Predicted 3D model of a 90-nucleotide RNA (SAM riboswitch aptamer (S box leader)) from Culicoidibacter larvae. Its mean pLDDT, the model's own confidence on a scale to 100, is 81.

RNA sequence: UCCUUAUCAAGAGCGAUCGAGGGACAAGCCUGAUAACAUCGCAGCAACCUACCGAAUUGUCGGCAAGGUGCUAAUUCUUGCAGAUAACGG
Numbered sequence: 001u002c003c004u005u006a007u008c009a010a011g012a013g014c015g016a017u018c019g020a021g022g023g024a025c026a027a028g029c030c031u032g033a034u035a036a037c038a039u040c041g042c043a044g045c046a047a048c049c050u051a052c053c054g055a056a057u058u059g060u061c062g063g064c065a066a067g068g069u070g071c072u073a074a075u076u077c078u079u080g081c082a083g084a085u086a087a088c089g090g
Stems, first nucleotide, its partner, number of pairs: 013042005021031003025080004043072003048068003052063004
């Protein structure tokens, strides 16, 4: 970098700065001057990887939460692709 697979209905915020959009995109629907989004600081959630511990024994499972990702509105906010069925139209 490409391909494939699994999980995705749970969980988690405060402060400062900024100042108009934001939720990838389309259509909805939400959300935002009662300051969203973004940036910074600290905090938290979670348990994919590493480390460590335990049980198994080469197919792993459990724990822990130190390090690395990730995340902290709404079911991945909903639908979007494929197949089947039904209805309507041609």